[in-house]
Context: one part of a larger RNA
RNA sequence: GACGAACGCUGGCGGCGUGCCUAACACAUGCAAGUCGAACGGUCCAUAUAACUGAAGCAAUUUAGGGAUAUGGAUAGUGGCGGACGGGUGAGUAACGCGUGGGUAACCUGCCCAAGAGACCGGGACAACACUUGGAAACGAGUGCUAAUACCGGAUGCCCUAUGACCCUGGCAUCAGGGACAGAGGAAAGGUGGCCUCUAUUUAUAAGCUACCGCUUUUGGAUGGACCCGCGUCUGAUUAGCUGGUUGGUGGGGUAACGGCCUACCAAGGCGACGAUCAGUAGCCGGCCUGAGAGGGUGAACGGCCACACUGGGACUGAGACACGGCCCAGACUCCUACGGGAGGCAGCAGUGGGGAAUCUUCCGCAAUGGACGAAAGUCUGACGGAGCAACGCCGCGUGUAUGACGAAGGCCUUCGGGUUGUAAAAUACUGUCUUUGGGGACGAAUGGCAGCUAUGAAAAAAUUGUAACUGCAUGACGGUACCCGAGAAGGAAGCCCCGGCUAACUACGUGCCAGCAGCCGCGGUAAUACGUAGGGGGCAAGCGUUGUCC
Numbered sequence: 001g002a003c004g005a006a007c008g009c010u011g012g013c014g015g016c017g018u019g020c021c022u023a024a025c026a027c028a029u030g031c032a033a034g035u036c037g038a039a040c041g042g043u044c045c046a047u048a049u050a051a052c053u054g055a056a057g058c059a060a061u062u063u064a065g066g067g068a069u070a071u072g073g074a075u076a077g078u079g080g081c082g083g084a085c086g087g088g089u090g091a092g093u094a095a096c097g098c099g100u101g102g103g104u105a106a107c108c109u110g111c112c113c114a115a116g117a118g119a120c121c122g123g124g125a126c127a128a129c130a131c132u133u134g135g136a137a138a139c140g141a142g143u144g145c146u147a148a149u150a151c152c153g154g155a156u157g158c159c160c161u162a163u164g165a166c167c168c169u170g171g172c173a174u175c176a177g178g179g180a181c182a183g184a185g186g187a188a189a190g191g192u193g194g195c196c197u198c199u200a201u202u203u204a205u206a207a208g209c210u211a212c213c214g215c216u217u218u219u220g221g222a223u224g225g226a227c228c229c230g231c232g233u234c235u236g237a238u239u240a241g242c243u244g245g246u247u248g249g250u251g252g253g254g255u256a257a258c259g260g261c262c263u264a265c266c267a268a269g270g271c272g273a274c275g276a277u278c279a280g281u282a283g284c285c286g287g288c289c290u291g292a293g294a295g296g297g298u299g300a301a302c303g304g305c306c307a308c309a310c311u312g313g314g315a316c317u318g319a320g321a322c323a324c325g326g327c328c329c330a331g332a333c334u335c336c337u338a339c340g341g342g343a344g345g346c347a348g349c350a351g352u353g354g355g356g357a358a359u360c361u362u363c364c365g366c367a368a369u370g371g372a373c374g375a376a377a378g379u380c381u382g383a384c385g386g387a388g389c390a391a392c393g394c395c396g397c398g399u400g401u402a403u404g405a406c407g408a409a410g411g412c413c414u415u416c417g418g419g420u421u422g423u424a425a426a427a428u429a430c431u432g433u434c435u436u437u438g439g440g441g442a443c444g445a446a447u448g449g450c451a452g453c454u455a456u457g458a459a460a461a462a463a464u465u466g467u468a469a470c471u472g473c474a475u476g477a478c479g480g481u482a483c484c485c486g487a488g489a490a491g492g493a494a495g496c497c498c499c500g501g502c503u504a505a506c507u508a509c510g511u512g513c514c515a516g517c518a519g520c521c522g523c524g525g526u527a528a529u530a531c532g533u534a535g536g537g538g539g540c541a542a543g544c545g546u547u548g549u550c551c
Stems, first nucleotide, its partner, number of pairs: 001550003005547005012397006018390002020355001025353003029350003034081003039078002042075007052065005088308003097233008107225002112221007120154004129144006159186003163182002166179005190213006199206003234280003241271003246268008283305004287298004310331005333344004361387001363386003369383001370381004400430004410421004434492001436487005444478001449473004454468005495540005500521003506535005516523002
């Protein structure tokens, strides 16, 4: 000098940050990942009604039911996308984990962008639902019915892929890229809105047309990832030898892909004093602290990478996981139970117990930014934006200003003359930051949303839809906060440490090697500037000291 600090005394305000470093100990409760009805069949509610039925009436008609159908809303289930992001932690890891520089002619990439081509014909189910039934529950079982952008079969193949041989170009090798040929294999799904130009009929519809959103295939891009390599990356030799899939080859398997990654056979190799192996410690970096620098220390917050998700193991689904709030198995622990059997995982945000010197609210909001889904409106979002607590840190402000005595009182000292506290106070004049009170009152929010209108693209089109301009309306958790204006009143706001030398600041009394102090030297045994108290002084100041750690 610095700190994610703690402890002691003290404490007025604001801004911006920071806040379990210990038990990766155990967790009550709530929330933290959903969304889409414009993929689908149902179910429910509301409204409007046709056939039909009942009642009243002589009749017209009225009324009650009924519910095909239509519109609007809600949604358990099937289905799609997302739950691999975001958020947490640092246990493990001395490693291609990380950093840096390269390689992949050995690779993958959902959504997104650009471009090419296409979407034809069929089929059978399973949930939901109904009925029966098991179980205390969790959760099932059987029979029957049904839809789809769910599942399956066939067709077509611009194109793609395995193979064969030909030509051109290129490369560090295996080879890579392009062209033409043969031959085998390989796709698809619809939805919503609008319209009547074409087609079909019945003049209003769809199987038609059209716009948008989707679907299939291919190429390229972008983004994200995977693997390999050079160099660098703590301590111990009181750890000197280590190694059997071990090192290499061939065949096979496996993977997106290379590879002992796995397997069969063959060979006997591979590493090591340039420190192998073993043991200990540790997430790595940008950075941060210190220092003139070189260097040393460190890895909180913020950003990048990695690893983990009660402990250990495993795969499934998927573009992507071996998956924090998914599945299965084993284990420990906790809970429920009708004893047969089940449920759970805060190292998400709050919060609890425990440990500890020590570390916060079971808060508000999706208004902004970002994310998931959706055509959109919108829904969800403890990410995030905010507020709360804590002098934990940094920074800023205040606790008044001016005048005021050859100097009050009191305190202390005294050589008793006086000195000092001290312009300090009182007193007079003034100011009004903060605090108090009254009133006004935001930026963050319009390039976003909705509605209208105009222009323009698609289109047969006045419809519909995309884009752009303009106009209007609505939308704020923070928050009646910041800020501004007025009023009042010096009123509400100073402590802590030190005073022997180092080191800035001295006397008196008490004590008497006692009580005590102390970072080092050392003080204290009767005049102690070193202990305790007082007066005075010095330093810093809403803080000041002490302790710990690093330079």